[in-house]
Molecule: c-di-GMP-I-GGC riboswitch aptamer
Organism: Pseudomonadota bacterium
RNA sequence: GCUGACAAAGGCAAACCUGCCGUAAGGCGGGGUCGCAAAACCUCCGGUCCUCGGAAUUUUUCGAGGAUAGCGGGGCUGCCGGCA
Numbered sequence: 001g002c003u004g005a006c007a008a009a010g011g012c013a014a015a016c017c018u019g020c021c022g023u024a025a026g027g028c029g030g031g032g033u034c035g036c037a038a039a040a041c042c043u044c045c046g047g048u049c050c051u052c053g054g055a056a057u058u059u060u061u062c063g064a065g066g067a068u069a070g071c072g073g074g075g076c077u078g079c080c081g082g083c084a
Stems, first nucleotide, its partner, number of pairs: 001083004011036002016031006034070001041075002044073003047068009
């Protein structure tokens, strides 16, 4: 550098339940274990979702702020095996 999750050491933790925080999307702690080789970290790009406001007028569109890194891309760091 490439590649992988068979082995060892281990790591993370969807849904759901629960306590707290938030208007909400959602977040954090505990239980849990669907999955994950970056499911470590960063909202830069696109997507999706929430809140507020404008336009349109019945579900579209525009703007502002936010959520999602377990939606994808990108950036950055890194454990182990195999190969070079």